[in-house]
RNA sequence: GCCGGCGUAGCUCAGGUGGCUAGAGCAUCUCACUCAUAAAGAGAAGGUCGUUGGUUCGAGUCCAACCGCCGGCA
Repeated sequence: GCCGGCGUAGCUCAGGUGGCUAGAGCAUCUCACUCAUAAAGAGAAGGUCGUUGGUUCGAGUCCAACCGCCGGCA
């Protein structure tokens, strides 16, 4: 330099062919339980979906260019 894959919550990841309010588990916090702690239980908070543009009535999803990571070929 060329090609391919990935980027979504603090972490690990879902989100068939665009469609109503973006989710799960773990972790965190609160409550309840207990003499007390932990586990199990109830609930809450936590996201500009890598960035910027484009297409569309509508984009996490499609397109382009960048940024980062991984792999392959030179």
A computed fold for a 74-nucleotide RNA from a Minisyncoccota bacterium, annotated as transfer RNA. The organism belongs to Minisyncoccota, within Bacteria. The sequence is in RNAcentral, with records from ENA and MGnify. Its Rfam family is "tRNA". The family's RNA type in Rfam is transfer RNA. Gene Ontology term of the family: triplet codon-amino acid adaptor activity.